[in-house]
RNA sequence: GGGCCGGUAGUCCAGCCUGGUAGGACGCUGCGUUCACACCGCAGAAGUCGUGAGUUCAAGUCUCACCCGGCCCACCA
Numbered sequence: 001g002g003g004c005c006g007g008u009a010g011u012c013c014a015g016c017c018u019g020g021u022a023g024g025a026c027g028c029u030g031c032g033u034u035c036a037c038a039c040c041g042c043a044g045a046a047g048u049c050g051u052g053a054g055u056u057c058a059a060g061u062c063u064c065a066c067c068c069g070g071c072c073c074a075c076c077a
Base pairs, nucleotide, nucleotide: 001073002072003071004070005069006068007067010026011025012024013023020057028044029043030042031041032040050066051065052064053063054062
């Protein structure tokens, strides 16, 4: 330098093909339960969907550029 994959809640991920209310598990908070803790049950909070731009009535999803991480190839030595 070229190609491919990934970036979404505190953590790990789904959702992308086929645009239409942002989800799951764990964690956290509250309540129930217990003498108390844990387990368990119920409820809740938590997200500029890596950044910017474009297309569109509408973008996590499509297009372009860039940033970060990983893998492969090439080049130099």
A computed fold for a 77-nucleotide RNA from a Candidatus Bathyarchaeota archaeon, annotated as transfer RNA. Its mean pLDDT, the model's own confidence on a scale to 100, is 83. Its Rfam family is "tRNA". About the family: Transfer RNA (tRNA) molecules are approximately 80 nucleotides in length. Rfam classes the family as a transfer RNA. The RNAcentral record of the sequence draws on ENA.